[in-house]
Context: one part of a larger RNA
RNA sequence: UGACGGGGACCCGCACAAGCAGCGGAGCGUGUGGUUUAAUUCGAGGCUACGCGAAGAACCUUACCAGGGCUUGACAUAUACGUGGUAGUGAUUGGAAACAUGAGCGACCCUUCGGGGAGCGUAUACAGGUGCUGCAUGGCUGUCGUCAGCUCGUGCCGUGAGGUGUUAGGUUAAGUCCUGUAACGAGCGCAACCCUCGUCGUUAGUUAUACGUGUCUAACGAGACUGCCGGUGAUAAGCCGGAGGAAGGUGGGGAUGACGUCAAGUCAGCAUGGCCUUUAUAUCCUGGGCUACACACACGCUACAAUGGCCGGUACAAUGGGUUGCCAAGCCGCGAGGCGGAGCCAAUCCUCCAAAGCCGGUCUCAGUUCGGAUUGUAGGCUGCAACUCGCCUGCAUGAAGUCGGAGUUGCUAGUAACCGCACGUCAGCACAGUGCGGUGAAUACGUUCCCGGGCCU
Numbered sequence: 001u002g003a004c005g006g007g008g009a010c011c012c013g014c015a016c017a018a019g020c021a022g023c024g025g026a027g028c029g030u031g032u033g034g035u036u037u038a039a040u041u042c043g044a045g046g047c048u049a050c051g052c053g054a055a056g057a058a059c060c061u062u063a064c065c066a067g068g069g070c071u072u073g074a075c076a077u078a079u080a081c082g083u084g085g086u087a088g089u090g091a092u093u094g095g096a097a098a099c100a101u102g103a104g105c106g107a108c109c110c111u112u113c114g115g116g117g118a119g120c121g122u123a124u125a126c127a128g129g130u131g132c133u134g135c136a137u138g139g140c141u142g143u144c145g146u147c148a149g150c151u152c153g154u155g156c157c158g159u160g161a162g163g164u165g166u167u168a169g170g171u172u173a174a175g176u177c178c179u180g181u182a183a184c185g186a187g188c189g190c191a192a193c194c195c196u197c198g199u200c201g202u203u204a205g206u207u208a209u210a211c212g213u214g215u216c217u218a219a220c221g222a223g224a225c226u227g228c229c230g231g232u233g234a235u236a237a238g239c240c241g242g243a244g245g246a247a248g249g250u251g252g253g254g255a256u257g258a259c260g261u262c263a264a265g266u267c268a269g270c271a272u273g274g275c276c277u278u279u280a281u282a283u284c285c286u287g288g289g290c291u292a293c294a295c296a297c298a299c300g301c302u303a304c305a306a307u308g309g310c311c312g313g314u315a316c317a318a319u320g321g322g323u324u325g326c327c328a329a330g331c332c333g334c335g336a337g338g339c340g341g342a343g344c345c346a347a348u349c350c351u352c353c354a355a356a357g358c359c360g361g362u363c364u365c366a367g368u369u370c371g372g373a374u375u376g377u378a379g380g381c382u383g384c385a386a387c388u389c390g391c392c393u394g395c396a397u398g399a400a401g402u403c404g405g406a407g408u409u410g411c412u413a414g415u416a417a418c419c420g421c422a423c424g425u426c427a428g429c430a431c432a433g434u435g436c437g438g439u440g441a442a443u444a445c446g447u448u449c450c451c452g453g454g455c456c457u
Base pairs, nucleotide, nucleotide: 007457008456010454011453012452013451015447016446019411020410021409022408023407026302027301028300029299030298031297032296033295034293035292042053043052064288065287066286067285068284069283073126077125078124079123080122081121082120083119088105089104093100094099108117109116110115128277129276131275132274133273137271138270139266140265141264142262144260149188150187151186152185153184154183155164156163157162168179169178170177194254195253196252197251199222200221201220202219203218204217205216208213225248228242229241230240231239232238304404308363309362310361311360312359313358314357320351321350322349325344326343330339331338332337370401375396376395377394378393379392380391381390417439418438419437420436421435422434423433
């Protein structure tokens, strides 16, 4: 000077408390450990790994395993030599394919007509490596933490390390501001500037329309600044209340992450030093595996029912996406789906009937008309191909489960909870992720305690 203390003072945060809904028990899904395996590729490991890399493993992906090929190589550059029936195309045969074999057909550009280029073959330098080291690194990222801090110049103090400034009295979300002060200033952070939502105005009108409009769309502008009033405070900064206002004291949300910490994470996204490998640790192919299963953990989904299940009727969205695409009407099928073909390169057409809700009926507390796992069977779709190992539909089957121990998570308002919709990935596959709207609460006395953090001592 820091760090630490079951030392002290002050302060903050869904940290506790007050509440609401959960998890921990059941079934299933996903990830992980463990075990197994020829292989179950690799990484991530308290918070900060475990629906994480993976925005989607049937082949491919794929890095793993078994077997079969290949060795200047699947890919790049250079040099030398060769090559017109050459490059390319490719019948046949062997084969699981890769590959090997190779009958036929058969080119291009420039040219001084010698040849050169491209391609191909051979040879040599070399290629290649998701092999190792994240404790050799760049870049990027997580975390403390959107916490309010971290420093510098000059001056002053101290032999010096260093201190001061940055402490103190107030105040703030804030090292925010005010006052004081051997300090005076400044920088990186805070705030503001940026985007978006909420109000109004102007302009425009592809769209909508009841043809009156101005919902809406999207561009510009206005508006909020403690500006006004009262109280309080130190005549300060500010705080409390009020008016006006769509909005009030940072209006809500986002983007934005200081100096640094964890030799944190990543050599498998990429780049890269060193080391290792070179008929193999490279590369191609077929099949398998990543999907195993006495078990354990993490995160979810569905339930255990009457604020409910089922049946009939009926109402209201928003964000998005669409030409290898979205797919209407109509018809067929109980249905998944099929036929069909209109429109749309999209405010025009399609996706698109939102669901919870509301109205009526039924069930009457039961392992049930709850719950849907599991299994049988019949089908549909995608795709060379659904056995290992996809999704969906019909019929049948109907398991555990009657609200969950110790413990533990999220959330303070259009939030939690409940409800559905869209998108990315994607041929197909979503209980995950990212968004969107609909319905819409309870509680916060307070800061003693738990956790984390700031400041002084």
Predicted 3D model of a 457-nucleotide part of an RNA (small-subunit ribosomal RNA, 3' major domain) from an uncultured prokaryote. The RNAcentral record of the full RNA draws on ENA. Its mean pLDDT, the model's own confidence on a scale to 100, is 84.